[in-house]
Context: one part of a larger RNA
RNA sequence: AGAUGAACGCUGGCAGCAUGCUUAACACAUGCAAGUUGGACGGGAAGUGGUGUUUCUAGUGGCAGACAGGUGAGUAACGUGUAAGAACCUACCCUUGGGAGGGGAACAACAAUUGGAAACGGUUGCUAAUACUGCGUAGGCUGAGGAGCAAAAGGAGGAAUCAGCCCGAGGAGGGGCUCGCGUUUGAUUAGCUAGUUGGUGAGGCAAUAGCUUACCAAGGCGAUGAUCAGUAGCUGGUCCGAGAGGAUGAUCAGCCACACUGGGACUGAGACACAGCCCAGACUCCUACGGGAGUAGUAGUGGGGAAUUUUUUGCAAUGGGCGAAAGCCUGAUGGAGCAAUACCGCAUGGAGGUAGAAGGCCCACGGGUUGUGAACUUCUUUUCUCAGAGAAGAAGCAAUGAUGGUAUCUGAGGAAUAAGCAUCGGCUAACUCUAUGCCAGUAGCCACUGUAAGACAGAGGAUGUAAGUGUUAUCC
Repeated sequence: AGAUGAACGCUGGCAGCAUGCUUAACACAUGCAAGUUGGACGGGAAGUGGUGUUUCUAGUGGCAGACAGGUGAGUAACGUGUAAGAACCUACCCUUGGGAGGGGAACAACAAUUGGAAACGGUUGCUAAUACUGCGUAGGCUGAGGAGCAAAAGGAGGAAUCAGCCCGAGGAGGGGCUCGCGUUUGAUUAGCUAGUUGGUGAGGCAAUAGCUUACCAAGGCGAUGAUCAGUAGCUGGUCCGAGAGGAUGAUCAGCCACACUGGGACUGAGACACAGCCCAGACUCCUACGGGAGUAGUAGUGGGGAAUUUUUUGCAAUGGGCGAAAGCCUGAUGGAGCAAUACCGCAUGGAGGUAGAAGGCCCACGGGUUGUGAACUUCUUUUCUCAGAGAAGAAGCAAUGAUGGUAUCUGAGGAAUAAGCAUCGGCUAACUCUAUGCCAGUAGCCACUGUAAGACAGAGGAUGUAAGUGUUAUCC
């Protein structure tokens, strides 16, 4: 000199664009953040004079709650990055070949009764389905063969047909597993290891495998640093540097791990599941002592800290879930608000104007400087104020905009609304006076100050930079 998710002091006009708890993975009041489907199903209700049609819905069933969003505690690891591999799985989606015959028994809802403060239940009875379950069938699976095993669902429509269901084969995208190499510090850590290393049998998994187990063998790792201890999420990237390299891992993107702490499985194509279940523990609140909650989602509160925002708006766009669709949900996301936090742009006026005015400061008292600076004359209106018009972003015939009466445009008005901060001994651009007198103070280093201080303090002047400027912290 450059850089920063910065902070602090003084100051502060506008716009665009980005960023905003780096500390306590500390504790959390309150609201919201995951639903949808009546074109799967039986009920109930509303509405209508009646039929028909319509609407709403507690419950059963389906799909989705494994995505999106947050955080970096743990992890030195096949975690991650890169390059390969073989013994695997895959809901929804795409392509393609077939199929859906004929039965049965229940359980919610509901009704009756009953327990409980509540949360939530118990008993009896009735009922539907794309819920459950036998039989038959099978170009699939197992098996050397004989042979054995496993399916299905109906709905909408006047119909055509539509979106579904079951069994195969292939694909796409996604995921699981193995391995070579790279990936921090310490030897004042030198030995470590018994499911440990390998084999056989068995079990287990979607799959390979000491993954598990019985037996057998005694192996396996290590100065090319094992083990132990400290620190740490990794990467694309970011900053500095001509490069080599050093530092770093905010925002954005990929992967991993976690969801009060520890453990466990269930369901499912997928979880050992942030706003699911069970058990144990600590803390806090309600309780009739039987039982209920977990912001490292979004706002917000307390606390910690030098320090980091609104308990805002809309689903109009993009995307996601469900649905045949209309549509519903979406604190994802799009926006607005706050903060000079960073970058970038613009303005604070332009031209003329010497009696070189007054005032200030210096002086050798002649003058010099502030200084064309001001005043004054004239011009302009970026900005500003007021008034009028008023978007794009909307795809897809029409309709549909939170933003927003915003951006932008037109007209009127009037220089009107807008400059600070630091420094001036050398490094280092910029000097004098007054006051002080080793005092008060300055200081990044050298150093300055003891009566003539260019270094302290004030003033005048100057220099640098500018809506900022200086200091502090950290990296190079």